[in-house]
Context: one part of a larger RNA
Formats: sequence, structure tokens, C1' cells
RNA sequence: GUCAACAAGUUAAUAUCCUGAGCACAGCUUAAUAGCGCAGUGAAAGCAAGUUUUAAAUGAACAAAAUCAAAUCAGUUCAUGGUAUUAAACCCGAAACCGAGUGAUCUAGCCAUGAGCAAAUUGAAUGCUAUUUAAAACUAGCAGGAGGAUUGAACCCGUGUGUGUUGCAAAACGCUGGGAUGACUUGUGGCUAGGGGUGAAAGGCCAAUCAAACUCGGAGAUAGCUGGUUCUCUGCGAAACCUAUUUAAGUAGGAUGUUAGAUUCAUUUCAAUAGGGGUAGAGCCCCAGAUGAAUGAUAGGGCCCCAUAAGCCCAUUGAUUUCAACUGAACUUCGAAUACUAUUGCGUUUUAUCUAGCGGUCGCACUAUGAGCGCUAACGUCCAUAGUGGAGAGGGAAACAACCCAGACUUCAAGAUAAGGCCCUUAAAUUCAAGCUAAGUGUGAAAGGUUGUGUGCGCCCUAUGACAAUUGGGAUGUAGGCUCAGAAGCAGCCAUCAUUUAAAGAUAGCGUAACAGCUCACUAAUCUGAGGGCGCCUAGCACCGAAAAUGUAUCGGGACUAAGCUUGAUGCCGAAGCUGAAGGCACUGCCGAUAUGGCACUGCGGUAGCAGAGCGUUCCAUAGGCCAUUGAAGGCUAAGCUAUGAGGCUAAGCUUGAGGCAUUGGAAGCGAUAAUGUUGAC
Repeated sequence: GUCAACAAGUUAAUAUCCUGAGCACAGCUUAAUAGCGCAGUGAAAGCAAGUUUUAAAUGAACAAAAUCAAAUCAGUUCAUGGUAUUAAACCCGAAACCGAGUGAUCUAGCCAUGAGCAAAUUGAAUGCUAUUUAAAACUAGCAGGAGGAUUGAACCCGUGUGUGUUGCAAAACGCUGGGAUGACUUGUGGCUAGGGGUGAAAGGCCAAUCAAACUCGGAGAUAGCUGGUUCUCUGCGAAACCUAUUUAAGUAGGAUGUUAGAUUCAUUUCAAUAGGGGUAGAGCCCCAGAUGAAUGAUAGGGCCCCAUAAGCCCAUUGAUUUCAACUGAACUUCGAAUACUAUUGCGUUUUAUCUAGCGGUCGCACUAUGAGCGCUAACGUCCAUAGUGGAGAGGGAAACAACCCAGACUUCAAGAUAAGGCCCUUAAAUUCAAGCUAAGUGUGAAAGGUUGUGUGCGCCCUAUGACAAUUGGGAUGUAGGCUCAGAAGCAGCCAUCAUUUAAAGAUAGCGUAACAGCUCACUAAUCUGAGGGCGCCUAGCACCGAAAAUGUAUCGGGACUAAGCUUGAUGCCGAAGCUGAAGGCACUGCCGAUAUGGCACUGCGGUAGCAGAGCGUUCCAUAGGCCAUUGAAGGCUAAGCUAUGAGGCUAAGCUUGAGGCAUUGGAAGCGAUAAUGUUGAC
């Protein structure tokens, strides 16, 4: 891992509700004490259709009676079912806590008694001798053999590294390394025990277990946490919100769901009418801010004066007022649309409200719109309104919960459509008409830039020849005046006239020290023969701006100059939506008068969940019955019929060998693809 078997809402008491049954015109139940109900009220004594409170209530609380609508004041006992509480309480799961015991053959320390340490090195104290001395000391030599001394085996340890890592091994092996007469190592026996021991102290060690050992017990500890929770069909169908919480992954009440009952149109939507408002917008009257202009209080400096004041002058400061144009979530002289409230109803819709049982939910997500926070960042965060997902399949968007279209009862080799599409992939137009684009733009992007190109408008020149090109001219007064070393068209200042002309600026540029020199404007001719030049506008389409990491890689691909873009037109394709055909189920209505019959309308996506109806398993009654060795149950092969389904029935063949069971009821150890489930087999 596979297969098989086993594996999870049970039982009891109490309470409550629905349903069913018995009795009940105050009773019902029990063997019985007695329980519930028929009267309440008070803490109680007690009183009683009233009681309590109080000194007392014409008050108040609860109750009774009466009136309006309904109902005779109705209960009680049992049974199935739902739920709650208490119990292990749907099942499995802690780490822990407590009690009583068992452990020091591992290991820590200690006690008693034993054992072990090749070989080599160094050479302390001390002694002796010699020298020396008054005697010593000192010095030298010899002897000596100390040391938590040195080197290094046994022995003990475990520094670094490699191998090993389902190992030789739940800590080893190779190489290397530390100690090796000592605080050394070791044998045997003994002592210390779990909040305790022991510890040259690492929270180390106490039998491969230690921030509190192990065994059994309390014990099914507790777990607001994780996982799991077994047959079918049918009806409806949520929430991820509010309030509170030692509360935030929990829980309670509300909102929301469902089932039953009651009320009986009270509901929804539409229309009309009537309302209040201070949002969007707008505005600047108030408040606050902020810009410019005018006004120029106040402050400062100067003049005057011997000094102050007054007076005069100056540039700043800039109060107040006026004018103009502005801004505002916490401004308003104004002010919508929606929304909300109420009334009415030719209408529309079938809900709505109340009572009771049972819940689930209280981690939400994205999109659009209106706001806050953030960077008008985030698949960000937090509110509001709506939609979708959640709990929703189908078609489109290449693929794509939340976008667009559209809500799947079942079947169909039918039709017409939505969004979106119609060259091939790929169902349907290589469809029609008019433009645009040349960038593969389309098929990713900004500020900014562009004699790309299109549309529109205006002005000028032009067959008396435009624009471009080519060949000439481009002068004179004069080197204008001033300035200057110089200044001659061209450093700078001022002026910028006139003449000759076809035309030529007191000069647009280069150049010189200054001149010179080369061009330009302007003009003539030649050549060509037709439109050219300038400016403005533009919500057209393009171009540049444009660099990334495995491989084209920003049309899904092929490809496309339309099969791209803009506009118009006609067809077609296209979904589980709609229609058609056939069938099923449910509610309601009508017919029909029994049979779960007929017809019609409407409905039938669905998680949590609520409700309903069924299938199957084991056992019991039915059953002294029925089937069975002329073969029960079970098993294997495999066919048919049948039910929406769980399932049911049966012919045939093989196996096996003793029991099985219709029907109608009853009772449960009653249903497994899932719990790192348990056990077994492979």
C1' cells in the first nucleotide's frame, strides 16, 4: 500500500414541546403513603376572590371577575419522537497532577577490603670527602633518589579528521591525539531514592528514560483545540452581522433559516398625493483660510529746535476699511436626485405578523459605487450601498471562485436566441458599403518629442512663368557721425538719409590688427513647365521615448496588410437560459364522487441546517404455520425483469451440506472510500 473484519449521538432520572392514545361537563394516576390540577397572595404566621406593602392607602404589585374578538375555568396518565440538564454523555487524542510501591548489576559520590602501573630521562633535600676557614659558610667532587617532574607501552581518556548513518555498533572503526606515582586506574562487597539522592556544577547522572525515574492505581483526568462520525429519495434553505463577554478560533440574547399552529390580506411592487431634511452641487452672508490692488492707524529714521512737543521729509512696517477673484469633513444667505415616512387604490404580488419546537452562523472573499486610513500604493485596511462567490453547474473572457451572459427535476442525433463570435485550429461571412493605418501598429506603458500621414481653415505667389536649380550683378555720396592706437557695412554709442538703378541694408553672417576677401537680403537672365509657399486648428491613425534573467514568450497558436482600426448594413453560429416532444415529483385550484383518479396553473441548483417519506441488516411475535437431503442458508459465474433511489424478484450452471422464512407488527451492539484508526492476511 491493497483486501477483509471491527470501529463513533447510547442508557437512566428529571424537565419541556409536538404527535398519538385512555379517562375527564373537576378530575386524572397509584398496591399505597401520595403526585398534578380545580385559587390566589405573602419572606412567613396567615388571610382569601382577594392578598401583600403601610400607622393608613381611593396608591402600587400579583390575582379574580366583568366588557370587546375567540374559547364551557381543563386537566391528567401513558407511548413514539425533538431538545435541555446531571451523569465519561458522539468517538479517539495530551503535556500534566496525586497516591502506593520498585530500582544505585548503568551511572554520581562515599565506606570497607584487595589489585595494577614495561622501559628510559632529569637529578631536589640530605650525607660523605676534598679545598678553605680560628670555626663555619662558600666552592668542587662523590654518594643520594625527591617530584599532582619529563619521554613512552600496559591501563585510563576521547583532541582533530575520515569512514559509517536501513551501521559491525540505538555512539563503532581507521589515522591522529591527552594522562600514564597520581586530585591515578581498577576488582569485590556495602551505603545514599524521586521534590528525594548524588554532583571539582554540565540542570549533569540516578538501568539506551531526567527542569523531577519507573510500575500500578485515582482514570473513560480535563482538552472553548485537531482529526473522524457509516443507507436512499423529497421540500425549504442560512450566516460569516448587532449587543455583551478575563471576550476576540469560545459562548449567550437578537437578526437571518426551518417546522407546526394562530391571525386572515395586515405583505411586496407600481402609481398618485402629502411630508421633514441639509448630502451632491453651488456660494462666500457668518466662521476659518488664502491672493492682488487701493487706503495707510501704529512703529522706526532724518530735518527743525539748546532740548521736548508741534510741524515737515523719507523708505520700510502694514492695523482698519473698500474693491476684485478664490478655498473649506468638523463654513452656509442657498440646495437637488435618490433614500425614508404616511395616506389612497383601476391595479400587481403572496407574502406579512404573532406563538411554540429545532437549529446553524457570529474567521468571510472579490467586483462596482460613496468615504476614511495608506502614497487618490497593495489580491492593503476599515465603514456604507448593491451584485456575485461562499452554497451555483452551463456559455464567453486561451487557461481563470468573486468579471460578462445565464440560474442545471429527468430524457431527445429538434428549433429560435443571450454574452461572445463567423480565414485555419473551431460551430458560423475569406459578406457588403465608406474611410483610416504601413507601424505586424493591431498583439503592453507616461511626461516629452517628430517636415510620418489624414481632415478642416486662412493668407500669399503663379503660363505677363511660380518654387527649386544654374550664370551674372549686389553700386555711389561714404572710411555716415562719434569714439578709438585703429573702428573703413560688420568692438561700442547716435542716426539709419539720399543718389544711380533691373536691383543692391549707412548691412543678416563669416573674415581682417585695421583694410582686404567670401556670402546673404534684393535683382536680371537662362532652364524647366505646374502648381508652389507660409501660418493656424485637430477627442483621427501612426513613429520615437521602450533594457532581464531556462526558450519565441505582452494576438492562445498558425498566420494576417486584413483575417487590423473607425462607421453603417444584412445574414449566420452560439448555453443545462427560452421554445418543442415525452416523462416524474410537490403545492394550489377545479372536476369527479373514491381510486393517492382526471385536468390546469405554478414550482422542483444548493453547503451549514430544519422538515418529510422510505430501503436494508440482526433478533422477537405472527409460527404446533409455510419451504427444505427430490438439497435450507451461504459462496462463485453470469443473464433477464423491476424501482427516482437505497434496493427488490427470478430462469440457468457450479459449489456446499441443515437449516430458512412470506405477511403484519415490535426491539436494536442496525448500514464505513477516509479517524498518521484497530486486528489479521498478502